[in-house]
The prediction has a mean pLDDT of 83. A computed fold for a 75-nucleotide RNA from Chloroflexi bacterium RBG_19FT_COMBO_47_9, annotated as transfer RNA. Rfam family: tRNA. By type it is a transfer RNA. The organism belongs to Chloroflexota, within Bacteria.
């Protein structure tokens, strides 16, 4: 240089254009002599940045910015 993947909660990762979700964690309380396990409740985000398209966009389009693979080129 070219191509493809990925970027959503503290973390791993759902969500085929129509109210952003789950496990894990965090915090309270139950249970227990206690601690873990185990129930309840309860915490959370303006979906990587700008644009576009559309009545509406995490989702299509298009640059970029992180990062991952592959492929060429460089004496």
């Nucleotide at each position: 240089g070219g191509g493809c993947c990925c970027a959503u909660a503290g973390c791993u990762c759902a969500g085929c254009g129509g109210c952003a979700g789950a496990g894990c964690g965090g915090a309270c309380g139950g249970c227990u002599c206690a601690u873990a396990a185990c129930c309840g409740u309860u915490u959370g985000g303006c979906c990587g940045u700008a644009g576009g398209u559309u009545c509406g966009a995490u989702c299509c389009c298009u640059a970029c910015u992180g990062g991952g693979c592959c492929c060429a080129c460089u004496a």